[in-house]
Context: one part of a larger RNA
Order: sequence, then C1' cells, then structure tokens
RNA sequence: CUGGGCGUAAAGCGGGUGUAGGCGGCCGGGUAAGUCCCGUGUGAAAGCCCACGGCUCAACCGUGGGACGUCGCGGGAAACUGCCCGGCUUGAGGGCAGCAGAGGGUGGUGGAAUUCCCGGUGUAGCGGUGAAAUGCGUAGAGAUCGGGAGGAACGCCAGUGGCGAAGGCGGCCACCUGGGCUGUCCCUGACGCUCAGACCCGAAAGCUGGGGGAGCGAACGGGAUUAGAUACCCCGGUAGUCCCAGCCCUAAACGAUGCUCACUAGGUGUCGGGGGGUUCCUCCCUCGGUGCCGAAGCUAACGCAUUAAGUGAGCCGCCUGGGGAGUACGGCCGCAAGGCUAAAACUC
Repeated sequence: CUGGGCGUAAAGCGGGUGUAGGCGGCCGGGUAAGUCCCGUGUGAAAGCCCACGGCUCAACCGUGGGACGUCGCGGGAAACUGCCCGGCUUGAGGGCAGCAGAGGGUGGUGGAAUUCCCGGUGUAGCGGUGAAAUGCGUAGAGAUCGGGAGGAACGCCAGUGGCGAAGGCGGCCACCUGGGCUGUCCCUGACGCUCAGACCCGAAAGCUGGGGGAGCGAACGGGAUUAGAUACCCCGGUAGUCCCAGCCCUAAACGAUGCUCACUAGGUGUCGGGGGGUUCCUCCCUCGGUGCCGAAGCUAACGCAUUAAGUGAGCCGCCUGGGGAGUACGGCCGCAAGGCUAAAACUC
C1' cells in the first nucleotide's frame, strides 16, 4: 500500500463533549474547479506489447506499428460532485401544553437493627463448630426490661420495573439542577452525521491532608483442621470501608456487540405518553422504552433476528500466528503505587 475482518476464534477506545478532517436533504438559476469529449503539443533512443523479417532454431538482432502521463495548451458538454445566488420543509433545533423517573448536587430528617455505656430483674453459664478449642462470664456474663451514645446501611414497596453517556443511582422532605417522552404542527430554515488530537467524566482498591469509626474486616495474633496448613472453619483485630478537599484512571469498565441514518414477516409480556371506543370493565389505533419467542436473511457453529450479528450508506477506533510481552528501552503523566504509548533478539 492492498485485501479480509473485529458477539464467543486476533480485533469496538470504559464513557461523553467537540476541533481539524471526512461525509451531506428537496427545488430552481449561474459557474465550470473535479468529471467527460474533441483537437493540438510533448512524452528521445533503448526497454515493453503486436506483426513481419535476419542469424539452420532459440536466445539475440532488424524494420514497422502500438502502448506508456493525476502532463501542457485550445475548444466543447453540464448529468453528477464542488463553488456562488435564490427558494423549500421532510433532517436538525426551538416555542407552547402536559407526563414519568433510585438522573446529578446541597441541606435537613425518620424508623428498624448491630455495638457500646448507665440502671432494674435474675443466676451459671454464654458463645462457637462437623466436632471442638481459643474467647466472654460469680469483679454477675448470656437472657429480659427501661434509658442514653454513636456510626453505617435503608426492610416491605421491588418488578425479566425505572433513570443515566458510561461508571453508576434505592428511607423520607425541601431547595438548586441535567436529560428524556408525548401532544400541537406555531417558529428557524440543512443550522446535519461522525470525529484524529484536545478537554471532561470515570466502580473498587490505592495515595496526601483533615475528620469520623457502629458493623464488617486485608495485614496481624490466637484456636482448630492437617503429613504440613503461611488457607478453607472459629475467637479477636489494624489499615480500610464513611465524610470533606485533592490525587490516581484501572476492570470480565461486558450486550465481551462504536456512533448515526434508512430499509426488511409476525406473535406475546411489561414501563411512560397520546387518540378512539365504552363510559362498567373488556377493547382498538399510535409514539417512545424495555424483555421473551420467532419468518426471511445472516452465521464455522452457538446463535442473531425492527433493541440485528439481516440489507445498504457515512465517519471513527481496532486486528494481522503462539511464546517472549502488554514486557524492555525511550517519552509523557503520577506524591507513590503505578498508568499510557510500545519493540527486538531468541524460540515453536
């Protein structure tokens, strides 16, 4: 460079916003850069292709013709692309009227439970396991009743349910705030799609400073088990888990499936909205989401199948045998841990 690919074989960036770039709806007019046609110039010879010929053939050689370019100049065409001008509304955005929601942030607040503390009753056990022991308890435990403190998480509702771009989000209330869906078809008039770099977000663990600490609990101590037991089980338990501020930037960050648009049988459940009908329910149509089952088609198979892995279009990312290796070196980033980028020798 080219080809074929990316659910599970190697391969979709963890997710978003968006710059350059690539790509671009309907109608009319203009232009003629791309595009196409004609003419002309040039494209030395050799070489290459074809024909004929010369060495007995061939290689080789000769003669003639052809071909060879994102080429220059002139003329012409105007369908398509580009550019300029005008218009349109179906793409996109907005207005208005409604709707659902664990979407985000801040402050407040509630009950259950665990633990601890104080007090009452009460007495010999409690706890734990496969069985035990360590452990707790006559300095009164466990049990039970009353009171108090504190932290973390929110039972039922709860759903193959909802919301969010992803990570993720679940008691209740208020405030601040993002997005979505439906109806209307009122406004703008292609304002669009994608997106290298960039910027932002990004579970858990981890890091820095400060706070907090009920339960749980790496490390650690002890008890068991065992040949051993640096484990699984048990008794304890520090960091951490929680909050504020700042870092880290990874993941089986998964639907292992990039985003957008169009098209291509159905059936059935469920969530949100609208219309019709009945107005007592049933029911019918429609838009958006989320599941299951399935036609055609696709697939190596499994399976996918209007939420495509089908049929097409645009743009981005990525793969190219296994190991070495997501490593070394270098660079960039980070307080560190480490992250990102990313080889080769050698070997099968």
Molecule: small-subunit ribosomal RNA, central domain
Organism: uncultured bacterium